[in-house]
Notes: This is a predicted structure of a 350-nucleotide part of an RNA (small-subunit ribosomal RNA, central domain) from a metagenome. Rfam family: Bacterial small subunit ribosomal RNA.
Context: one part of a larger RNA
RNA sequence: CUGGGCGUAAAGCGCGUGUAGGCGGUCAUUUAGGUCUUGUGUGAAAGUCCUGGGCUUAACCCAGGAAGUGCGCGAGAAACCGGAUGACUGGAGUACUGGAGAGGAUGGCGGAAUUCCCGGUGUAGAGGUGAAAUUCGUAGAUAUCGGGAGGAAUACCUGUGGCGAAGGCGGCCAUCUGGACAGUAACUGACGCUGAGACGCGAAAGCGUGGGGAGUAAACAGGAUUAGAUACCCUGGUAGUCCACGCUGUAAACGAUGGAAGCUAGAUGUCGCGGGUAUUGACCCCUGCGGUGUCGACGUUAACGCAUUAAGCUUCCCGCCUGGGGAGUACGGCCGCAAGGUUAAAACUC
Numbered sequence: 001c002u003g004g005g006c007g008u009a010a011a012g013c014g015c016g017u018g019u020a021g022g023c024g025g026u027c028a029u030u031u032a033g034g035u036c037u038u039g040u041g042u043g044a045a046a047g048u049c050c051u052g053g054g055c056u057u058a059a060c061c062c063a064g065g066a067a068g069u070g071c072g073c074g075a076g077a078a079a080c081c082g083g084a085u086g087a088c089u090g091g092a093g094u095a096c097u098g099g100a101g102a103g104g105a106u107g108g109c110g111g112a113a114u115u116c117c118c119g120g121u122g123u124a125g126a127g128g129u130g131a132a133a134u135u136c137g138u139a140g141a142u143a144u145c146g147g148g149a150g151g152a153a154u155a156c157c158u159g160u161g162g163c164g165a166a167g168g169c170g171g172c173c174a175u176c177u178g179g180a181c182a183g184u185a186a187c188u189g190a191c192g193c194u195g196a197g198a199c200g201c202g203a204a205a206g207c208g209u210g211g212g213g214a215g216u217a218a219a220c221a222g223g224a225u226u227a228g229a230u231a232c233c234c235u236g237g238u239a240g241u242c243c244a245c246g247c248u249g250u251a252a253a254c255g256a257u258g259g260a261a262g263c264u265a266g267a268u269g270u271c272g273c274g275g276g277u278a279u280u281g282a283c284c285c286c287u288g289c290g291g292u293g294u295c296g297a298c299g300u301u302a303a304c305g306c307a308u309u310a311a312g313c314u315u316c317c318c319g320c321c322u323g324g325g326g327a328g329u330a331c332g333g334c335c336g337c338a339a340g341g342u343u344a345a346a347a348c349u350c
Stems, first nucleotide, its partner, number of pairs: 003322004007304002012318001014201004021194003025088007033081002035077008049065006091191001092188003095184004103177007110154001115149007125136002162169002206247006215241002220236004258317006266295011299306002323350003332343004
């Protein structure tokens, strides 16, 4: 390399858009690049193989033959792959109608709660714990009533519910905007799938500049616990958490399961849309499509399990793995303000 693999043993890029490339529906005609048949030339000698011969035999040597998977040229075949032309509608897309949704962005508004401030009532405790103490309070706390400020998050509804490519998205309203789904079958007519590079998006933490700061809370301080306690518990508390713009580009970024297409028993729940039946009110019942769950036949798996949302049976394309440690490290390159990220070894050792 061939090969064998990638849910949990090593192995699916965090996710998308898409370039080159690879692969690609049905029918007809044509071409003859691939493919196949045949002829011919070439494919040095030696060697290998076969037949015969020479040294007493063998090794060795000599003669003849075959083979030489390849390449060139000529003739031919036309199923398949490719090219050309024409046509088709099932793949893909468009149009129209309709409903669902925490999909995204911006702006505005609301209520509950915490904290703080002001005022009233009121008096000795409050808070906290396993128990305490640090802490707060007679300069009037905790509790309670009224008023005000400000920030963050949106109880109930809430649901193995919904939406999104993933990260993720949850009060209400408005504006702008993406996608999916169902129905109609009007239009285009293979326009498709995948995707090395590339480009974009990408939780939390972190970084830069400027704001903001209620609660919470790394660091830090104190109180406890303890043999010790740089912890777990408690009282405080700064970055951060929030906003705008820019950077970072990583996660158990998980379904630890790449994408697309076809095929292969069912049962049951739920979400969206449709048809039928039925009452005329939604239901109920039968049924189609799309999503999301549970169980389960065949099959599959080392087992666990998976099982029409496959880890089953096939095809296409990409990524990745090849004993453990050293090591996702060193060096170099690229990226970054930095932190670091990415690409990625070897010696040595078992």